[in-house]
Context: one part of a larger RNA
RNA sequence: CUGGGCGUAAAGGGAGCGCGGGCGGCUUGGUCAGUCUAAAGUGAAAUCCAUGGGCUCAACCCAUGACGUGCUUUGGAUACUGCCAGGCUUGAGUAUGCGAGAGGAGAGCGGAAUUCCAGGUGUAGCGGUGAAAUGCGUAGAUAUCUGGAAGAAUACCAGUGGCGAAAGCGGCUCUCUGGCGCAAUACUGACGCUGAGGCUCGAAAGCGUGGGGAGCGAACGGGAUUAGAUACCCCGGUAGUCCACGCCGUAAACGUUGUGCACUAGGUGUAGGAGGUAUCGACCCCUUCUGUGCCGCAGCUAACGCACUAAGUGCACCGCCUGGGGAGUACGGUCGCAAGACUGAAACUC
Numbered sequence: 001c002u003g004g005g006c007g008u009a010a011a012g013g014g015a016g017c018g019c020g021g022g023c024g025g026c027u028u029g030g031u032c033a034g035u036c037u038a039a040a041g042u043g044a045a046a047u048c049c050a051u052g053g054g055c056u057c058a059a060c061c062c063a064u065g066a067c068g069u070g071c072u073u074u075g076g077a078u079a080c081u082g083c084c085a086g087g088c089u090u091g092a093g094u095a096u097g098c099g100a101g102a103g104g105a106g107a108g109c110g111g112a113a114u115u116c117c118a119g120g121u122g123u124a125g126c127g128g129u130g131a132a133a134u135g136c137g138u139a140g141a142u143a144u145c146u147g148g149a150a151g152a153a154u155a156c157c158a159g160u161g162g163c164g165a166a167a168g169c170g171g172c173u174c175u176c177u178g179g180c181g182c183a184a185u186a187c188u189g190a191c192g193c194u195g196a197g198g199c200u201c202g203a204a205a206g207c208g209u210g211g212g213g214a215g216c217g218a219a220c221g222g223g224a225u226u227a228g229a230u231a232c233c234c235c236g237g238u239a240g241u242c243c244a245c246g247c248c249g250u251a252a253a254c255g256u257u258g259u260g261c262a263c264u265a266g267g268u269g270u271a272g273g274a275g276g277u278a279u280c281g282a283c284c285c286c287u288u289c290u291g292u293g294c295c296g297c298a299g300c301u302a303a304c305g306c307a308c309u310a311a312g313u314g315c316a317c318c319g320c321c322u323g324g325g326g327a328g329u330a331c332g333g334u335c336g337c338a339a340g341a342c343u344g345a346a347a348c349u350c
Base pairs, nucleotide, nucleotide: 003322004321005320006319007304008303012318014201015200016199017198021194022193023192025088026087027086028085029084030083031082033081034080035077036076037075038074039073040072041071042070049065050064051063052062053061054060091191092188093187094186095185096184097182098181099180103177104176105175106174107173108172109171110154114150115149116148117147118146119145120144121143125136126135162169163168206247207246208245209244210243211242215241216240220236221235222234223233258317259316260315261314262313263312266295267294268293269292270291271290272289273288274287275286276285299306300305323350324349325348332343333342334341335340
């Protein structure tokens, strides 16, 4: 390189947007570049192959022929691809109407709980555990009542419920704002799919500056346990957790399953819409679209399992794998304040 692969064996990029590139719906005409066909030229000799011949044979040598998949030129074909011009509406999009939603950003407000502060009542314990102790408490704790302060999180509703590209999103109200679904019409007329580089987003932890700090709580201190106990349990507790702005760019970033399109039995649940039957109206029932679950046929699979939300059958494009260890290491480079991230070997060894 040709292959064979990527749910669990090695292998899907964390996710999106998108330049170049690759690929591209139905139809008419043109062109004839790709493509196909015919002929001519060229494709050195030697070699290889075929036939014949020469050394007593052979190796070897000589002659003739064939081959030389290619390139060039000329004539022709026009189905397909390309290019040019025109048309179309089913792909894609737009408008109108209706709908659901923890989708995003900012501002404000609420209640429960917790801790702290002040005051009242009240007295000897409280707390904690397997049992204890450290700890707190006669300077009046715990308990209870009243008032106040602060920060963080939003019980029930809550649901194999919803929304979002992923990360993720949950009290209430307002402002700004993205996407999606359904029903019919109207409009644009292939405007599409994918996407190397690139750009943007990206949990937690961590970093910088400033704020905030109730609870929790790495580190740390103490009490236990134990042979020891740098742990598990208990009492404390700093960073952090929270906010603003700026970095970091990772993850079991998982459905361990890239994106898009088409096709391929059924059954049942659930969420959002539309329609039908019926009805005074609604529920029930039926049909259909979209999302999300479970079961299951064909088919696939090493098996497990997947099975219209495919891991089935196909097409387009991207990413990735190629025995284990060494190693996601070293070196170099790029990025970063740092931590480190990305790219990523070899010797050696089994």